[in-house]
Context: one part of a larger RNA
């Protein structure tokens, strides 16, 4: 390299958009580039293979034939692919109607809790633990009542629930924006799929500037525990956690399972649409879409398992793997304020 693979053995890019490229629905007609067939030319000799012959055999040599799977020209064929033209509607999209949701951005606002402050009541403890102590408290704490202020998070509903490309998203309400599904089959008429390079988004932590800081809380301090205790437990507590703007670009970014399309027995929940029946006003039954769960036949799988949400059967495109360690290291380059990220070896060793 080929091949074989990628849930868990090495291996799916964090996610999407999209350039080049690759691949691509149906009908008719044309063309004849790919494709197929015929003919001609060429494909040096040696060599190779086959037959025969010559050295006493063989190696070796001679001779004849074949092969030389290729290239060029030309004449045809037209199923498939390409190209050109015309059309089609089922893929894709648009529109209308009806729904859905913690989808996003910004504003306004609510109650509980916590902390703090002020005032009242009240008196000796409170707090904390396995037990304690540090700590707080007669300068009146803890507890309790009223009022005020502040920041952060939204109990119940709440659910194998829902939405989102992923990260993720949860009090209420308003505005703006996006999405998805079903139905109608009105419109466009293949406009599609994937996607190297590239772009955008991307938890937490971390970084820069300016704010904010109730609670929690790396670091740090103290008290315990212990042989020690740079920990686990306790009392405090700075950065941070929050907001705005700008960076970072990584995660067990996980379904450890790339995307799209088609096909292949069933049973049973649930979310959200549509249609039919029903009854006597609405309990339900059946059918049919789109999601999201559980179980299972065949199949697949080393097994665990998976099983229409495939890890089954196929097609197309991308990414990645090729023994363990050395090593996601060194060097170089790019990016970054930095932290570091991306790319990414070898010697050596088993």
């Nucleotide at each position: 390299u080929u091949g074989g693979g990628u849930u868990u053995a090495a291996a799916g890019g964090g996610u999407c958009c999209g350039u080049a490229g690759g691949c691509g629905g149906g009908u008719a007609c044309g063309u004849a580039a790919g494709u197929c067939a015929g003919u001609g030319g060429u494909g040096a000799a040696a060599g190779u293979c086959u037959g025969c012959a010559g050295c006493u055999c063989a190696a070796c040599u001679g001779u004849a034939g074949a092969a030389c799977u290729g290239c060029c020209a030309u004449u045809g064929a037209u199923a498939c692919u390409g190209c050109a033209u015309a059309c089609c509607u089922u893929g894709a999209g648009u529109a209308a109607u009806u729904a859905u949701g913690a989808a996003g951005u910004g504003g306004u606002u609510a109650g509980a809790a916590u902390a703090u402050g002020u005032a009242g009541u009240g008196u000796a403890g409170c707090g904390g633990u396995g037990a304690a102590a540090u700590g707080c408290a007669u300068a009146g704490a803890u507890a309790u009542u009223a009022c005020a202020u502040a920041g952060a998070a939204u109990a119940c509903c709440g659910a194998u629930u829902g939405c989102g490309a992923a990260g993720g998203c949860a009090g209420a309400u308003c505005a703006c924006u996006a999405a998805u599904a079903a139905u109608u089959u009105a419109c466009u008429g293949a406009c599609g799929c994937u996607g190297a390079u590239g772009g955008a988004c991307g938890a937490a932590a971390g970084c820069g500037u300016a704010g904010g800081u109730a609670g929690c809380g790396a670091a740090c301090a103290g008290g315990a525990u212990u042989a020690g205790a740079u920990a686990c437990c306790c009392u405090g507590g700075u950065a941070g956690u929050c907001u705005a703007c700008g960076c970072c670009g990584u995660a067990a970014a996980c379904g450890a399972u790339g995307g799209u399309u088609a096909c292949u027995a069933g049973c049973u929940g649930u979310u959200u649409g549509g249609c039919u029946c029903g009854a006597u006003u609405g309990a339900g039954a059946g059918c049919u879409g789109a999601g999201u769960g559980g179980c299972u036949a065949a199949g697949c799988g080393a097994a665990a398992g998976u099983g229409a949400u495939a890890a089954g059967u196929a097609a197309c495109c991308c990414a990645c793997c090729u023994g363990g360690g050395g090593a996601g290291u060194a060097c170089g380059u790019u990016c970054g304020c930095a932290a570091g990220a991306a790319u990414g070896a070898a010697a050596c060793u088993c």
The prediction has a mean pLDDT of 88. This is a predicted structure of a 350-nucleotide part of an RNA (small-subunit ribosomal RNA, central domain) from Salinimicrobium xinjiangense DSM 19287. The organism belongs to Salinimicrobium xinjiangense, within Bacteria. It matches the Rfam family "Bacterial small subunit ribosomal RNA". Its family is annotated with ribosome and structural constituent of ribosome in the Gene Ontology.